Predicted 3D model of a 541-nucleotide part of an RNA (small-subunit ribosomal RNA, 5' domain) from Geobacter sp.
[in-house]
Context: one part of a larger RNA
RNA sequence: GAACGAACGCUGGCGGCGUGCUUAACACAUGCAAGUCGAACGCGAAAGGGACUUCGGUCCUGAGUAAAGUGGCGCACGGGUGAGUAACGCGUGGAUAAUCUACCCGAUGAUCUGGGAUAACAUUUCGAAAGGGGUGCUAAUACCGGAUAAGACCACGGUUUCUUCGGAGACUGCGGUAAAAGGUGGGGACCUUCGGGCCUACCGUUAUCGGAUGAGUCUGCGUACCAUUAGCUAGUUGGUGGGGUAAGAGCCCACCAAGGCGACGAUGGUUAGCUGGUCUGAGAGGAUGAUCAGCCACACUGGAACUGAGACACGGUCCAGACUCCUACGGGAGGCAGCAGUGGGGAAUUUUGCGCAAUGGGGGAAACCCUGACGCAGCAACGCCGCGUGAGUGAUGAAGGCCUUCGGGUCGUAAAGCUCUGUCAGAGGGAAAGAAGUGCAGUGGUGCUAAUACCAUCAUUGCUUGACGGUACCCUCAAAGGAAGCACCGGCUAACUCCGUGCCAGCAGCCGCGGUAAUACGGAGGGUGCGAGCGUUGUUC
Numbered sequence: 001g002a003a004c005g006a007a008c009g010c011u012g013g014c015g016g017c018g019u020g021c022u023u024a025a026c027a028c029a030u031g032c033a034a035g036u037c038g039a040a041c042g043c044g045a046a047a048g049g050g051a052c053u054u055c056g057g058u059c060c061u062g063a064g065u066a067a068a069g070u071g072g073c074g075c076a077c078g079g080g081u082g083a084g085u086a087a088c089g090c091g092u093g094g095a096u097a098a099u100c101u102a103c104c105c106g107a108u109g110a111u112c113u114g115g116g117a118u119a120a121c122a123u124u125u126c127g128a129a130a131g132g133g134g135u136g137c138u139a140a141u142a143c144c145g146g147a148u149a150a151g152a153c154c155a156c157g158g159u160u161u162c163u164u165c166g167g168a169g170a171c172u173g174c175g176g177u178a179a180a181a182g183g184u185g186g187g188g189a190c191c192u193u194c195g196g197g198c199c200u201a202c203c204g205u206u207a208u209c210g211g212a213u214g215a216g217u218c219u220g221c222g223u224a225c226c227a228u229u230a231g232c233u234a235g236u237u238g239g240u241g242g243g244g245u246a247a248g249a250g251c252c253c254a255c256c257a258a259g260g261c262g263a264c265g266a267u268g269g270u271u272a273g274c275u276g277g278u279c280u281g282a283g284a285g286g287a288u289g290a291u292c293a294g295c296c297a298c299a300c301u302g303g304a305a306c307u308g309a310g311a312c313a314c315g316g317u318c319c320a321g322a323c324u325c326c327u328a329c330g331g332g333a334g335g336c337a338g339c340a341g342u343g344g345g346g347a348a349u350u351u352u353g354c355g356c357a358a359u360g361g362g363g364g365a366a367a368c369c370c371u372g373a374c375g376c377a378g379c380a381a382c383g384c385c386g387c388g389u390g391a392g393u394g395a396u397g398a399a400g401g402c403c404u405u406c407g408g409g410u411c412g413u414a415a416a417g418c419u420c421u422g423u424c425a426g427a428g429g430g431a432a433a434g435a436a437g438u439g440c441a442g443u444g445g446u447g448c449u450a451a452u453a454c455c456a457u458c459a460u461u462g463c464u465u466g467a468c469g470g471u472a473c474c475c476u477c478a479a480a481g482g483a484a485g486c487a488c489c490g491g492c493u494a495a496c497u498c499c500g501u502g503c504c505a506g507c508a509g510c511c512g513c514g515g516u517a518a519u520a521c522g523g524a525g526g527g528u529g530c531g532a533g534c535g536u537u538g539u540u541c
Base pairs, nucleotide, nucleotide: 001541002540003539004538006537007536008535009534010533013387014386015385016384017383018382019380020379021345026343027342028341030340031339032338035073036072037071040070041069048061049060050059051058052057080298081297082296089223090222091221092220093219094218095217096216099215100214104211105210106209107208108207109206110205111204112146113145114144115143121136122135123134124133125132126131152177153176154175156173157172158171159170160169161168162167182203183202184201185200186199187198190197191196224270225269226268231261232260233259236258237257238256239255240254241253242252243251273295274294275293276292277288278287279286280285300321301320302319303318304317323334324333325332326331351377353376354375355374359373360371361370362369363368390420391419392418393417400411401410402409403408424482426477427476428475429474430473434468439463440462441461442460443459444458445457446456447455485530486529487528488527489526490511491510492509496525497524498523499522500521506513507512
């Protein structure tokens, strides 16, 4: 000199864009943060309104709505944190002939025929509660049989190609493995129990192949400090045979052998998430890893599996522990390192806000629903950038302050006065872009089709969607009015005099100043530097 997620002191007008618990991975009140689908399925209220009434009630509507349940998909994403980890964790380059991949895309087939349950519900019962138990009824795209098997997989054979000689691919013979019989819209004949069958379109389901995406595993190289850590190792190192996994492997097991690592730093200890990047520097390098992006790890602490395409799962389950809460003492409930917020710790870090309008995500055919992701607003000079606090003129060089050699000098064109301007703030008026779409209604084209239905798709017309926000921006009005401080002035280092004090009080980054004329302490006048900031402290280069 530069920089900062900064803090502290003094001061503080506005705007834009960013940033904001670095400490206790400490404990958490409260609210919200993951649901959705009635076009998979069975059931199904109430308030309110209306009609009738014997005033007890009944019927219609509300409404096949709300709510709950079975089932499907999602909950493994998104969001947070950096405790652990010195490691194939990360970075970079490869391997997978050792692997998987829901949803999505392309291609080819199939979607036949049966069955038994169960929740909801009703009833009964245990319990303070949380929550269960029994009996009975019922549905499905829930569950389970059977048929079919092009292709796929497995076992045993045959032919052939490539080969890293481990194996891999192609063709072929013989035996085992699936489906939702589903849902919605439309319909000219035919049948009909008027629901439908049947045909058709779309959405599903299923088998196989390929793609895309995502993931697993292995590997070369790189990746902090300590040798005042020198030896470490028994599933340890290798083999054979099994098991296990989606998949190679001591990953696990039985047996056999005695190996394996290490001064090219094993083992042990300390510290630490890694990277793109960031800061500094002419560079080399050094330091660092907030925000943003990629990867990893974790979710009160430790352990475990279940479901699933994917988890050994932040707002799932089970066990143990610590802590908190409820209890009828028998037993139960909980997990903010999600967004706000509270206590605590600390020098120190924000609102218990608005909205799904946009972008993105989940579900759904769609309308739509959900979304503390996100978009915005609020707070904080925390940072960067921009603007303003007026401009011109004005010498009796006013008054006043300070200094003085008492002549004067200086603050100083500074003020006042006169003439103007109108940025920002204030008041009034106008007023956006961000909106693309989706849906509904209409018209036309194309495809499917028996069909001028339906459906899909394209074009076009009208209506419909904004949290921010009456915000940005524009115009008008009035008015110099509301808007300057902080540090320093001995040398380094730009800037000097007076008074007070008298080795005292004090200053200080280094040298050093102060003991009676202190440009170094304190005050004043003046000056210098920066300026809505200025200094100090801390840290890095």

Notes: The prediction has a mean pLDDT of 84. It matches the Rfam family "Bacterial small subunit ribosomal RNA". Its family is annotated with structural constituent of ribosome and ribosome in the Gene Ontology.